RNA sequence: UUCUUAUCAAGAGUGGUGGAGGGAUCAGGCCCUGUGAAACCCGGCAACCUGCAAGGAAUUCCUUGCAAAGGUGCUAAUUCCUACAGUCAUGAAUUUGACUGGAAGAUGAGAA
Numbered sequence: 001u002u003c004u005u006a007u008c009a010a011g012a013g014u015g016g017u018g019g020a021g022g023g024a025u026c027a028g029g030c031c032c033u034g035u036g037a038a039a040c041c042c043g044g045c046a047a048c049c050u051g052c053a054a055g056g057a058a059u060u061c062c063u064u065g066c067a068a069a070g071g072u073g074c075u076a077a078u079u080c081c082u083a084c085a086g087u088c089a090u091g092a093a094u095u096u097g098a099c100u101g102g103a104a105g106a107u108g109a110g111a112a
Base pairs, nucleotide, nucleotide: 001112002111003110004109005108006107007106008105013042015041016040017039021032022031023030027082028081029080043075044074045073048071049070050067051066052065053064054063055062056061079104084101085100086099087098088097089096
């Protein structure tokens, strides 16, 4: 980098360093930010991998519960919202809204 698969409406800071940007990308919107952005450290959250126990199934699987030492991850706003397609409603409209699906993306695990 590519593929497969699961999840993405919950949760987590009045800390330290730092010193101007940030919210993935392009576009639009809307926000955060010198009352201190990014990044790093510490703290925290969660429970994907992991460990333990019970049950089911039968080689390596599944379900439930507990744990948090280790590997990741996360720690404003639903993945901040829209973007593409469909349905419904609305409208003068190419308008506005609701829902569903997809695409894209993020993270874990596995594979090449």
SAM riboswitch aptamer (S box leader) from Planococcus lenghuensis, 112 nucleotides, folded computationally.
Taxonomically the source falls in Planococcus (Bacteria, Bacillota, Caryophanales, Caryophanaceae).
The sequence is in RNAcentral, with records from Rfam.
Its mean pLDDT, the model's own confidence on a scale to 100, is 79.